């Protein structure tokens, strides 16, 4: 000097990832809902049941008029955390929606599995939505590494050849527990 293994640190991919962060905006929506009247004549209150409450001093459906939201999701800007960033599926536990049961949903934690990344198309689901998102399938694009091939370059003068290294291009493959750089320790040469 090279190589291997373990651990640490710093980075790269770009229409890059995320946020119960803030402001504004569109839509949700003239919806839910409140109220007056009409209407109607016994139910309503929930996904289902029970309970509770309301109701002949008039329930529900429906109509007219006057008031009239919000949550989740989205966009722009700013800020924050980052590069398994993050996401999905599955199992368990807890809390909430909800007074109890069944069912369903949301959030958090732990374990396991999968996905390098964004985009487009189709189908299905969630959703008010043609927004967005999830799953599956397909398509090209892009980053990393490995292998193969053409080609170019590689201290000083000339020529030739070979090897190695690096660059462009083309092809194939793999996966982030990856890749690049660097430090420490151990081993090896």
């Nucleotide at each position: 000097g090279g190589g291997u293994g373990a651990g640490g640190u710093a980075g790269a991919g770009g229409a890059g990832c995320g946020g119960c962060u803030g402001a504004c905006u569109a839509a949700u929506a003239g919806u839910a809902u409140c109220u007056a009247c009409c209407g109607g004549g016994a139910u309503c209150u929930g996904g289902g049941g029970a309970a509770u409450g309301a109701u002949a001093u008039g329930a529900a459906a429906g109509g007219u008029g006057g008031g009239g939201a919000a949550a989740g999701g989205a966009g722009u800007c700013a800020c924050c955390g980052c590069c398994g960033a993050a996401g999905u599926c599955u199992a368990a536990a807890a809390a909430c929606c909800u007074u109890c049961c069944c069912g369903g949903g949301u959030u958090u934690u732990u374990g396991g599995a999968c996905u390098g990344g964004g985009c487009c198309u189709g189908u299905a689901g969630u959703g008010a939505a043609u927004a967005a998102u999830u799953a599956c399938a397909g398509g090209a694009c892009u980053g990393u590494c490995a292998c193969c091939g053409u080609u170019c370059a590689u201290g000083c003068c000339c020529g030739c050849a070979u090897a190695a290294u690096g660059g462009c291009c083309g092809g194939u493959g793999a996966a982030g527990c990856g890749c690049u750089a660097u430090c420490u320790c151990a081993c090896u040469u």

This is a predicted structure of a 189-nucleotide RNA (Lysine riboswitch aptamer) from a Bacillota bacterium. Its mean pLDDT, the model's own confidence on a scale to 100, is 80.